Small-subunit ribosomal RNA, 5' domain from an uncultured bacterium, 497 nucleotides, folded computationally. Its mean pLDDT, the model's own confidence on a scale to 100, is 89.

Context: one part of a larger RNA
RNA sequence: GGACGAACGCUGGCGGCGCGCCUUACGCAUGCAAGUCGAACGGGUCGCUUUCGGGCGGCCAGUGGCGGACGGCUGAGUAACACGUAGGCAACCUGUCCCAAAGUGGGGGAUAACCUGCCGAAAGGCGGGCUAAUAUCGCAUGUGGCCUUAGGGUGAAAGCCCCUAAGAUCAAAGCCGCAAGGCGCUUUGGGAGGGACCUGCGGCCUAUCAGGUAGUUGGUGGGGUAAAGGCUCACCAAGCCUAUGACGGGUAGCUGGUCUGAGAGGACGACCAGCCAGAAGGGGACUGAGACACGGCCCCUACUCCUACGGGAGGCAGCAGCGAGGAAUCUUGGGCAAUGGGCGCAAGCCUGACCCAGCGACGCCGCGUGGGGGAAGAAGGCCUUCGGGUCGUAAACCCCUUUUGCCGGGGAAGAAGAUCUGACGGUACCCGGCGAAUAAGUCACGGCUAACUACGUGCCAGCAGCCGCGGUAAUACGUAGGUGGCUAGCGUUGUCC
Numbered sequence: 001g002g003a004c005g006a007a008c009g010c011u012g013g014c015g016g017c018g019c020g021c022c023u024u025a026c027g028c029a030u031g032c033a034a035g036u037c038g039a040a041c042g043g044g045u046c047g048c049u050u051u052c053g054g055g056c057g058g059c060c061a062g063u064g065g066c067g068g069a070c071g072g073c074u075g076a077g078u079a080a081c082a083c084g085u086a087g088g089c090a091a092c093c094u095g096u097c098c099c100a101a102a103g104u105g106g107g108g109g110a111u112a113a114c115c116u117g118c119c120g121a122a123a124g125g126c127g128g129g130c131u132a133a134u135a136u137c138g139c140a141u142g143u144g145g146c147c148u149u150a151g152g153g154u155g156a157a158a159g160c161c162c163c164u165a166a167g168a169u170c171a172a173a174g175c176c177g178c179a180a181g182g183c184g185c186u187u188u189g190g191g192a193g194g195g196a197c198c199u200g201c202g203g204c205c206u207a208u209c210a211g212g213u214a215g216u217u218g219g220u221g222g223g224g225u226a227a228a229g230g231c232u233c234a235c236c237a238a239g240c241c242u243a244u245g246a247c248g249g250g251u252a253g254c255u256g257g258u259c260u261g262a263g264a265g266g267a268c269g270a271c272c273a274g275c276c277a278g279a280a281g282g283g284g285a286c287u288g289a290g291a292c293a294c295g296g297c298c299c300c301u302a303c304u305c306c307u308a309c310g311g312g313a314g315g316c317a318g319c320a321g322c323g324a325g326g327a328a329u330c331u332u333g334g335g336c337a338a339u340g341g342g343c344g345c346a347a348g349c350c351u352g353a354c355c356c357a358g359c360g361a362c363g364c365c366g367c368g369u370g371g372g373g374g375a376a377g378a379a380g381g382c383c384u385u386c387g388g389g390u391c392g393u394a395a396a397c398c399c400c401u402u403u404u405g406c407c408g409g410g411g412a413a414g415a416a417g418a419u420c421u422g423a424c425g426g427u428a429c430c431c432g433g434c435g436a437a438u439a440a441g442u443c444a445c446g447g448c449u450a451a452c453u454a455c456g457u458g459c460c461a462g463c464a465g466c467c468g469c470g471g472u473a474a475u476a477c478g479u480a481g482g483u484g485g486c487u488a489g490c491g492u493u494g495u496c497c
Stems, first nucleotide, its partner, number of pairs: 001497004006493005013367006019360002021325001026323003030320003035066003040063002043060007073278003083202006092195003097191008105139001107137002114129006144170002147167007174183003204250003211241003216238008253275004257268004280301005303314004331357001333356003339353001340351004370400004380391004405434006414424001441486005446467003452481005462469002
């Protein structure tokens, strides 16, 4: 000198764009943050209508489906194939979507809701009876898939790729529509995108950590997984890692990047983006295409709450907000109008993702606080050798302008999609009116370092980044005048280069 997610002191007019708990991964009141589908299904309830057969619509919970594995938050842990990069997979999975092939036949038994009995303070639970389905279970069919056996092909290598044959085995669901048809369902192959696993290389400190290791290293076999594997287990062998730093300890999410620097390098990893990890602490599995699952389940622990003392409920590292901690970090706001997401044929519903607004000079950028004229120079302040000097064209005064401000009028784009649909917002912007009006501070002035005098004080009070100032003339303390620097900021502190 530059930089900052800053803080503190003094000061503070406006706008745009960003950013805003770095500390206690401390504890949380309240509200909201994940639902949706009646074109899968039966019912309850309310309303309209009826030619009494019914028809239409709203709401409610339930069965069922899809979603809740995304999106949002945080950085505790992790020195690891976690990340980055380059590869491998002849060891793998993949809902929805796209392409292609084939199919969608015929049956059965239940069960919520509902009715009813009972237990419980509650949370909730037990029994009896009825019922539907795209819920559930057999059977049929088998393009095909899987398994077994036999044969062949490609290839460096085949148990899992490709081809042929035989046997065995495995499917399905309907709904809407007058219809055409649409949306689905089942099996299979391929694709896209997503993911799992493996490997080379790369990126912290410490040797005042030198030896470490028993599922440890390898093998055979069984189990397990979507899948290779000591992943797991039995048996067998005795290996495996290590000064090219094993093992231990400390620290830390990693990266794209950011800051600095001429570069090499050094430091850092906030916002944004990718990956990873976590969801009160610890453990576990269930469901599912996908989780070992933030707003799912179970157990243990700590804590909080309710209780009729028998027993229950809860998890803001989602948005806002509260307490605590701290030098320090915001509104319990508006809207789904846009973008995106979930569900739905759709209408639409949901969406604290998001888009906006609010607060904060926290940062960057832009603008303003007026412009021109105006005295050998008012008043006043300060200094003075008492002559004067200086603040100083500065002010007054004259002329002008109106950014900004206030008032009035008009008024968007953002809307895709012919119509309609805008939270922001009567905002931005435009026009008119008024009036220099509404708007300047802060730090320094001994040297480094740009800027000096007076008075007060008298090693006192105080200053100070370093050198050092102050003990009676202090340009170094305090005040004043003046001056220098930067400017809606200025200075200090902290950290990095």